A computed fold for a 107-nucleotide RNA, annotated as Glycine riboswitch aptamer. The sequence was found by an Rfam model in a public genome assembly. Model confidence (mean pLDDT): 76 of 100.
RNA sequence: CUGAUAAAUGCGGGAGAGAGCCUAACUCUUGGGCCGCCGAAGGAACAAACCAAAAAAAAUGCCGUUUUUUAGGUGAAAUUCUCAGGCAAAAGGACCGUAUUUUGACA
Numbered sequence: 001c002u003g004a005u006a007a008a009u010g011c012g013g014g015a016g017a018g019a020g021c022c023u024a025a026c027u028c029u030u031g032g033g034c035c036g037c038c039g040a041a042g043g044a045a046c047a048a049a050c051c052a053a054a055a056a057a058a059a060u061g062c063c064g065u066u067u068u069u070u071a072g073g074u075g076a077a078a079u080u081c082u083c084a085g086g087c088a089a090a091a092g093g094a095c096c097g098u099a100u101u102u103u104g105a106c107a
Base pairs, nucleotide, nucleotide: 002107006102007101008100009099010098011097012096013095018035020034021033022032023031024030025029036087037086038085042083043081044080045079049074050073051072054070055069056068057067058066059065060064
C1' cells in the first nucleotide's frame, strides 16, 4: 500500500396481528376492566456434539476396570415461549443494500 471482518452513523427497502367491547374522567386523549390475536426491538428455553465426574445397576471372588441408565454443566437460529413489545396512519422494526468514519485478519 492492498484490504477480509466487525462496529457506529446517514440514506433507501423492510412482515405479522381488533382504529375490538364495556366503563370513569374528559373532548384529545388518559385511566380501569373484559376478551381476541401477532413475532422481526429486547428477554427466556433447547438439538446434535462436547465437558465433568455424582448416583444406581450389571460383568469378575475383592480392588481396579468396562458397560448401561439417570441426574449436572456448556450449547445456535428466522425454531419454541410470549415476560417485554406490538395489532389504522405515523413511530418502531430483525434483517438487506449503499455511503462515510473507525477497526485491520490472511498475504